Model confidence (mean pLDDT): 81 of 100. The RNA shown here (small-subunit ribosomal RNA) has 1531 nucleotides and comes from a Candidatus Magasanikiibacteriota bacterium. Rfam family: Bacterial small subunit ribosomal RNA. Gene Ontology terms of the family: structural constituent of ribosome and ribosome. NCBI's taxonomy places the organism under Bacteria, Bacteria candidate phyla, Candidatus Magasanikiibacteriota. The RNAcentral record of the sequence draws on ENA and SILVA.
[in-house]
């Protein structure tokens, strides 16, 4: 300079926000495992657990060309027997035929002589086979496991000059002569077996012996050459001396065989580095370190013995103890790293457990002995075994393959070789267990079949899918053909009739899984109902679930797709790359200082480190990049490249390091004067303070919010005067000094530390920081021994309280004080480690200089150099930087270097165990099981506070009147009942829904009834059938059953309409007001809530809307990083108040009056005074003045406020009843308790008489005059009147008179009797009214409470609505007609600004602890059991080693393995019980934190209490509120 690789994040703490911090999730792997599924084919790959047991078979043999006999077998060849078969030849007997004999023909028996074929014995012979034996090679390699080991096992890198090597290759010499046994056979014996004993015999390439050699080995002298620290070496060279060899065999060509030398390969031994976790393991070590001598080895060596010295190792981590085979690699990762060490290679180390030697070149899986556990066999005496070889079994386990094939390749081991043997190895089977390929069709095919889903009922979605139409055959099937691998002429193929080709028929043989609430692609219906379930996290389910289940639709992946585990990433969450420690976890309390570590200026030298060259190594396989080969790919295979390291040299010298020389800035002395509560130590004072004596003097006095216990007429308290006795230093003082912190304060002395300035006088880098380790360390406590006034933990009394182990009062012991001796922690704080270095200042202050000026001194300027401080305000702390903000900001938390110390989620816990330390009390180091998905910081809106500040309101005050008491009305709670129907509960439920329950109402309750219904619509069948009247029987009545009359419409269709039956349907004051619509209450007619765009701020948010003045007002002005805007406030709308115009009336007419109705008028609009200003104050005028009065109108919101019974309405629910009728009865009960009235208690009254004045409503199922009858209610009666015309209709206090004279009255009017009158079917439960008669409480109302600020309160009638009838209550109406507001301390509500917070469901919040249950785990704990390693003693097999002996053998001795014995060590299981600690929807006590939390709170320490907790001491602010003090800045 180039080129190539290279790094995502989400969700969960909050009401919202930023940070800190865990947890969880997405992605990849793996010998995996489970679950649902499951066509094929390649290539890999399979006990990860019990290094536990193993039937069976098989994994190591071969070699007759080393030998000797046999034994069997097989050949061959020869002999001899015999057999048989066949040929000749002979003899003999039967039979038949012939007349008979003879003959002749058959048969039979048999003898000889050849021949062939079998059998048998012999003897000789085989390149034969099989089994043993001797003898020679292998058997130490191939395979297998990972128990053991923390180590020179392993890995690198050197080194052997300290060594060995059989087969192989290569070179040199050689190979004569003798010897004696032994195996096998055979006999004999012993034994159940395994196997032994003996006697005889025999061979070898077995074994002995003698010759011969050197360059061999051993010993001894020279000489050269090379090298070393020292040993030494040498294919240099001479001498002597001693000693040691050999094998044959064969087809005559091999193959062996002995000695020396090289070589390649292959081992052993040594060093350097590097390899785990633990310090709650700190000291370990006697053969241990080392030498001398020896034994031993192939060789070094304490390897090993004897003697001798006393050394070695370790905080750079020795010993212990736990785990654990090393490495190439392999997974992940941007990397750097982390985990890990299956297959494949390389080392190790094991072979049922220990122990041990032999043979060999080497030494033991399938050799030997011993010992011990286990298993088999036995005649009971004694034997036999050793799958962690391949298969296979059992057994463990979540889990892991066939008792297959071939030696045909590839390698091995023997042989000369043919060739044997090879579970090494080729291969096939088996498991989707992994990776990679390829299949399951492919094109057409409806505005879209069926079926499922949904659905607003139109429709939509699955879906061109499908059927159905045309095409193709991968693959699977069939049929045919048919390899490569073979090297090697010939012959040899397990795999294999496999690969592969080719043909046939036919979509035919082939698709699931997991999700679909966010993170995370993909959504809807149904059941369910905090139930049953999900769930990686956060979380879902409590009757509308996209989250549970099912369907349907989707979405990812796909022969696999999910789950579980485990591992790396994301996690910079262990930070080297790459993090922090004021307040979130975090700085040791302070200093001191070894060891480390770091480390001024300058010159020179080395070259340890550092930088570059170049050699060697760094196995192969893996990776990477580019080729080839299987149809591709995975695989496999070839070349280059990588493997970051280790090593040797060769160079260069900035830097670091080092060796040597300097030098003064760092550091230190030294000299001068200087400041201080620095420390120990004596000594002395004064106030106070409490005891004592003495005077004086009398009822008190302490003490609290109040009181009381206490002390006091035996004289307190007060006061004087004296004496004593211990503590603690007022004023000065201060944000002031000093000191490393803790801490230090009367004066005086006396010892004594550090400091800081000034001189440019010495050293000359001597420094910084410090694990370990040491010294100091408030207060409380602890010990011995004094002291003791005041204060005071415990106690003990007195209050307070539900209690009161407290807060308050009275007393009081330790202790508070001293001396010595201990302990060792505090909020030990600036929550800030220490030293150095840079980056603007002001200001006070302790020191030293210099100048003016003074006789001087202070005073004032100027400078230097140090020390503190920069806090409140609109204005004075600014910039930059940092910071999650809060803040810090030259005393840095900025910006840098140097060292230490802490951190890593919360809770368990600063806690158990173990150790050190301490009289104790505790201290200090310091964990896990379990549990929880948050714990925290800052800072933000809010609500809150028995925090603050300002304003407001009949909120208190100030004042009229009441209620809390009596009697009754009424509504409620209770209670009662067959029902006493529901609903409304502080304010904001209770004369409330109901503006009117005798039946109806009605919902409740008893009984009788009806079932398409009392009511709506439709449908289909029937049916002369609406509708009227009169009846009868049964009943309480619905209703049943009946009997007689009158009687539909029509277009003429059985068309409408009725009734009956059936079916859809109806009904419900059933439930949910927390599924809802609508309506309504309360904050509240309080003045607030918000928005656009701008600005600040990471952000939530703020700003705007804060602050001043103002107002009933966020009404208005001023001002302002805001500027404007909307919802409310105020206007507009009704009434009344004045006046004007105009209109109108009910007997008529004018005023007036009344009505209607439209104008007008009131604006701080004028005067004064404040005041920028809005505005406030007074005045005038005017009916009315500062909003004239009074209504209507009620932001954004709160209470899941109310109400499903007013209406509507989702959902559920009842369906011969929770519907519908009907009769009675209930809502009216009555020991009681509350609320909201009404009469009253009396003379401001009460009765008798008489005489006034309203307003505003009502009326045809209505109001009802007159006038007559009644005491009265009322009745008769019937003009008038759909109403400014007629009625209700006399208003009444009032006012004139007169009686009553303070009484339970001539005051009250309850209760009760009798007689009436009114409504109504009907007045008994259960109205009202009238007369007479009767005449209860009650004399003014406890604690507490309501209302009301002017035509109001009070007091007095009068009217409507509802209503058949039934107000003491609700509306409304005039009528008479007040008192008093100083003011805002206080209660009670709101506003607004502040503050604090651990609340946000928001103080009815949150939240502590102890009890009591359940359930978990972990400590301690009398013991009791078991492993592990080591110690001391006895005992001791094989066996080397030694030693003796009657020596192929036997005996002895130290040594040892296993066992035995005995006291420790330590880890681990268990354990009555015990003690704390987690968790658990609704248990008990309390009430300790969080607001000043109601006694600020928290640390440390001491007592004491049921518990949280109190007190006491000493310390922190991480305390609110006032107030006063300092100091800044401005005036």
């Nucleotide at each position: 300079u180039u080129u190539u690789u290279u790094g995502a994040g989400a969700g969960u703490u909050u009401g919202a926000u930023c940070c800190u911090g865990g947890c969880u999730c997405a992605g990849g792997a793996u010998g995996a495992a489970c679950g649902c599924u499951g066509g094929c084919g390649g290539c890999g790959u399979g006990u990860c657990u019990a290094a536990g047991g193993c039937a069976u078979g098989c994994a190591a043999g071969u070699c007759g060309a080393g030998g000797g006999a046999c034994g069997u077998a097989c050949u061959c060849u020869g002999u001899u027997a015999c057999a048989c078969u066949u040929u000749g030849a002979a003899a003999a007997u039967a039979u038949u035929u012939u007349u008979a004999u003879a003959a002749a023909a058959u048969a039979u028996u048999g003898u000889u002589a050849g021949a062939g074929u079998g059998u048998a014995a012999c003897a000789g012979g085989g390149a034969u086979a099989c089994g043993a034996c001797c003898g020679g090679c292998a058997g130490a390699c191939g395979g297998g496991a990972g128990a053991g080991u923390a180590a020179c096992a392993c890995a690198u890198u050197g080194g052997u000059a300290a060594c060995u090597u059989g087969c192989c290759u290569c070179c040199g010499a050689g190979a004569c002569g003798g010897g004696g046994a032994u195996a096998g056979c055979u006999u004999u014996c012993c034994g159940a077996a395994a196997g032994g004993a003996a006697a005889a015999u025999u061979a070898a390439u077995a074994c002995c012996c003698g010759a011969u050699a050197g360059g061999c080995a051993u010993g001894g002298g020279g000489g050269g050459a090379c090298u070393u620290g020292a040993g030494g070496u040498c294919a240099u060279u001479c001498c002597c001396a001693u000693g040691u060899a050999a094998a044959c065999u064969u087809u005559u060509u091999u193959g062996g065989c002995u000695c020396g030398g090289a070589g390649a390969g292959a081992g052993g031994c040594c060093u350097a580095u590097g390899u785990c976790u633990g310090a709650u393991u700190a000291g370990c070590u006697a053969g241990u370190u080392g030498g001398u001598a020896g034994a031993g080895u192939a060789a070094u060596a304490g390897c090993c013995u004897a003697c001798c010295a006393a050394g070695g190792c370790u905080u750079u981590g020795a010993u212990c103890a736990g785990u654990a085979c090393c490495g190439g690699g392999c997974g992940u990762g941007a990397g750097a790293g982390c985990g890990u060490g299956a297959c494949c290679c390389g080392g190790c180390u094991c072979a049922c457990u220990g122990g041990g030697a032999c043979u060999g070149a080497g030494a033991a899986c399938u050799g030997c002995c011993c010992a011990g556990a286990c298993u088999c066999c036995u005649a009971c005496g004694g034997g036999a075994g050793g799958c962690u070889g391949c298969a296979g079994u059992c057994a463990a386990g979540a889990a892991u393959a066939u008792u297959c094939c071939a030696c045909a390749a590839u390698g091995g081991a023997c042989g000369a070789a043919a060739g044997u043997c090879u579970g090494a190895u080729g291969g096939a089977g088996c498991g989707a267990c992994g990776c990679c390929g390829c299949g399951u069709g492919c094109a057409g095919g409806a505005a879209g079949a069926a079926g499922u889903c949904c659905u607003u009922c139109g429709g939509g979605a699955u879906g061109u899918a499908a059927a159905c139409u045309g095409c193709u055959u991968u693959u699977a099937u069939c049929a045919g053909g048919g390899a490569c691998g073979a090297a090697u002429u010939c012959g040899u193929g397990a795999c294999g009739g496999u690969a592969c080709c080719u043909g046939a028929a036919g979509a035919a043989u082939a698709a699931g899984a997991g999700g679909u609430u966010g993170c995370u692609a993909a959504c809807u219906c149904u059941g369910u109902g905090c139930c049953a379930g999900c769930a990686g996290c956060a979380g879902c389910g409590g009757u509308a679930a996209u989250a549970c289940a099912g369907a349907g639709a989707c979405c990812u992946c796909g022969a696999g797709c999910g789950u579980u585990a485990u591992c790396c990433g994301g996690a910079u969450u262990u930070a080297u790359u790459g993090g922090g420690c004021g307040u979130a976890a975090a700085g040791c309390g302070u200093c001191c200082g070894c060891a480390g570590g770091u480390g001024g200026u300058u010159u020179g030298g080395u070259a340890a480190g550092u930088u570059g060259g170049u050699g060697g190594u760094c196995a192969a396989a893996u990776c990477c990049u580019g080729g080839u080969g299987c149809u591709u790919a995975a695989c496999a295979u070839c070349a280059g490249g990588a493997c970051u390291g280790c090593u040797a040299u060769c160079a260069a010298a900035a830097c670091u390091a080092u060796c040597a020389a300097a030098c003064u800035u760092g550091a230190g002395g030294c000299u001068g004067g200087a400041a201080g509560a620095g420390g120990c130590a004596u000594a002395c004072g004064g106030a106070a303070c409490u005891g004592u004596u003495g005077g004086u003097g009398u009822a008190g006095u302490a003490g609290u919010a109040a009181a009381a216990u206490g002390c006091g007429u035996u004289g307190a308290u007060a006061u004087c005067a004296a004496c004593a006795g211990g503590a603690a230093c007022a004023c000065c003082a201060a944000a002031g000094g000093c000191g490393a912190a803790g801490g230090c304060a009367g004066u005086a002395u006396g010892c004594u530390a550090g400091u800081a300035c000034a001189g440019u006088u010495c050293u000359g880098a001597c420094a910084c920081u410090c694990a370990u380790g040491g010294a100091c360390u408030a207060a409380a406590g602890c010990g011995u021994g004094g002291g003791g006034a005041g204060c005071g933990a415990a106690u003990g009394g007195g209050a307070u309280u539900a209690g009161a182990u407290a807060c308050c009062c009275c007393a009081g012991u330790a202790g508070u004080c001293c001396a010595c001796g201990c302990c060792c922690u505090a909020a030990a704080c600036a929550a800030u480690g220490u030293g150095c270095a840079c980056u603007a200042g002001g200001u006070a202050u302790u020191g030293g200089g210099a100048g003016u000026a003074u006789c001087g001194a202070c005073c004032c300027u100027c400078u230097c150099a140090g020390u503190g401080c920069c806090g409140u305000u609109u204005a004075a702390a600014a910039a930059a930087g940092c910071u999650a903000a809060c803040g810090c900001g030259u005393u840095a938390a900025g910006u840098g270097c140097a060292c230490c110390g802490c951190c890593u989620g919360g809770g368990g816990a600063g806690u158990a165990c173990g150790g050190c330390c301490g009289c104790a009390a505790g201290g200090u180091u310091a964990a896990a099981a379990c549990u929880c998905a948050a714990a925290g910081g800052a800072a933000u809106a809010g609500a809150c506070g028995g925090g603050g500040a300002c304003c407001c309101g009949c909120a208190c005050a100030a004042g009229c009147g009441g209620a809390g008491g009596a009697u009754c009305a009424u509504g409620u709670g209770g209670u009662u009942u067959a029902a006493u129907u529901c609903g409304a509960c502080g304010a904001u439920a209770c004369g409330c829904g109901g503006c009117g329950a005798a039946c109806c109402u009605c919902a409740c309750c008893a009984a009788g009834a009806c079932u398409u219904g009392a009511c709506a619509u439709g449908u289909a069948a029937c049916u002369g059938c609406a509708u009227c009247c009169c009846g009868a029987u049964g009943g309480a009545a619905a209703c049943a059953u009946u009997g007689g009359g009158a009687g539909c419409c029509u277009u003429c269709g059985a068309g409408g309409g009725u009734g009956u039956u059936a079916c859809a349907c109806a009904g419900g004051u059933g439930c949910u007001g927390c599924a809802u619509g609508g309506u309504u209450g309360c904050c509240g007619u309080c003045a607030g809530c918000u928005c656009g765009u701008g600005c600040c701020g990471u952000g939530a948010g703020g700003u705007g809307u804060a602050c001043c003045u103002u107002u009933a007002a966020g009404u208005a002005g001023g001002g302002u990083a805001a500027c404007g805007a909307g919802c409310g406030c105020a206007a507009c709308c009704c009434u009344c108040g004045u006046g004007u115009u105009g209109u109108g009336u009910u007997a008529a007419a004018u005023g007036c009056a009344c009505a209607c109705a439209a104008c007008a008028g009131a604006c701080u609009g004028c005067c004064c005074a404040c005041g920028c200003a809005a505005g406030u104050g007074g005045g005038a005028g005017g009916a009315a003045g500062g909003c004239g009065a009074g209504g209507a109108u009620g932001a954004c919101g709160u209470c899941a406020a109310a109400u499903c019974a007013g209406c509507a309405u989702g959902g559920c629910u009842c369906u011969u009843a929770c519907g519908u009728c009907u009769u009675g009865g209930g809502c009216u009960a009555c020991a009681c308790a509350c609320a909201u009235g009404a009469u009253a208690c009396a003379a401001u009254g009460g009765c008798u008489g008489g005489u006034a004045c309203a307003a505003a409503g009502g009326g045809u199922u209505g109001c009802c005059a007159a006038a007559c009858c009644g005491c009265g209610a009322g009745g008769u009666g019937g003009a008038g009147c759909c109403a400014a015309u007629c009625c209700c209709a006399u208003a009444a206090a009032a006012c004139c008179a007169g009686c009553c004279c303070c009484a339970g009255u001539u005051c009250a009017g309850a209760u009760u009797g009798c007689a009436g009158g009114c409504u109504g079917a009907a007045a008994u439960u259960c109205g009202u009214c009238u007369g007479c008669a009767u005449g209860a409480a009650g004399u003014u109302g406890g604690a507490u409470u309501c209302g009301c600020u002017a035509g109001u309160a009070a007091a007095c009638g009068u009217g409507c609505a509802u209503c058949a009838g039934a107000a003491c209550g609700g509306c409304a109406c005039g009528u008479u007609g007040a008192a008093u507001a100083c003011g805002u301390u206080c209660u009670c509500g709101g506003g607004u600004c502040u503050u604090g917070u651990a609340c946000u469901c928001a103080c009815c919040g949150c939240c502590c602890g102890u009890c009591a249950c359940a359930c978990c785990a972990c400590g301690a704990a009398a013991g009791c059991u078991g492993g592990c390693a080591a110690u001391g003693c006895c005992c001791a097999a094989a066996g080397g080693c030694u030693c003796c002996c009657u020596a192929u053998g036997g005996g002895g001795g130290a040594c040892u393995a296993a066992g035995g014995c005995a006291g420790g060590g330590u880890c681990a299981g268990u354990g009555a019980u015990c003690a704390g600690g987690g968790u658990g929807a609704a248990g008990u006590c309390g009430u300790a934190a969080c607001a000043a939390g109601g006694c600020a709170u928290c640390c440390g320490u001491a007592g004491c209490g049921g518990a949280a907790g109190c007190u006491g001491u000493g310390g922190a602010u991480g305390g609110a509120u006032c107030a006063c003090c300092u100091c800044c800045u401005u005036u």